[in-house]
C1' cells in the first nucleotide's frame, strides 16, 4: 500500500427496510431475622458523515477505530 471481515446498553450476543429484543451487571420494592437464590419494575445502546427511499442498524459511499491476509 492493497484485499477482507467486524462496530448496537457498562459486557455477551439479536433484529435481513416499518421505528431496536433479550441475558449478564447495575438501581428500586417484594419474599427472607439478616445475606443469597427467586419474583416484579426501571434506567441505559445502532462507530461517524452522506446518499438511495415515504421510511436506513438493515441497501451504497466515504471516513474512523479493531482483527486477518498479502505485499
Nucleotide at each position: 500500500g492493497c484485499g477482507g471481515g467486524c462496530g448496537u446498553a457498562g459486557c455477551u450476543u439479536a433484529a435481513u427496510g416499518g421505528u431496536a429484543a433479550a441475558g449478564c451487571c447495575u438501581c428500586g420494592g417484594c419474599c427472607u431475622u439478616c445475606c443469597a437464590a427467586g419474583c416484579c419494575g426501571a434506567u441505559g445502546a445502532c462507530g461517524u458523515g452522506g446518499g438511495u427511499c415515504c421510511g436506513a442498524u438493515u441497501c451504497c459511499c466515504a471516513u474512523c477505530g479493531c482483527c486477518c491476509g498479502c505485499u